This is a predicted structure of a 105-nucleotide RNA (TPP riboswitch aptamer (THI element)) from Rivibacter subsaxonicus. The prediction has a mean pLDDT of 77. RNAcentral holds the sequence, with entries from Rfam. Its Rfam family is "TPP riboswitch aptamer (THI element)". Rfam links the family to the GO term thiamine pyrophosphate binding. The organism belongs to Rivibacter, within Bacteria.
RNA sequence: CCGCCUCGCUAGGGGUGUUGACGCUUCCACUGAAGCGCCGACUGAGAAAGUCCCUUUGAACCUGAUUGAGGUAAUCCUCGCGCAGGGAAGCGUCAUGGCACGAAG
Numbered sequence: 001c002c003g004c005c006u007c008g009c010u011a012g013g014g015g016u017g018u019u020g021a022c023g024c025u026u027c028c029a030c031u032g033a034a035g036c037g038c039c040g041a042c043u044g045a046g047a048a049a050g051u052c053c054c055u056u057u058g059a060a061c062c063u064g065a066u067u068g069a070g071g072u073a074a075u076c077c078u079c080g081c082g083c084a085g086g087g088a089a090g091c092g093u094c095a096u097g098g099c100a101c102g103a104a105g
Base pairs, nucleotide, nucleotide: 001098002097007092008091009090010089011055012054013053014052017042018041019040020039022037023036024035025034026033027032061086062085063084068079069078070077
């Protein structure tokens, strides 16, 4: 001098599903279907919820997707798809470390 991790500041990006009970509305006429509200349950970092996660060293997230396989009460619930395509950044500090020069021996 450079500088990833970490940490800090500022800025930006993203998701909010499935389902049980209860209530209401509509359709239908038989005890069924659809939608909405609310309280729970499931997975997860996060289910309008917490700065929760992510910011190019980018699987946060979107498309592919009414997708392939497995599993479940059900759902990307899990794996694959995926060296597929997209996708939002700057600064400071900077261990370990790297580079160059110099001094001493």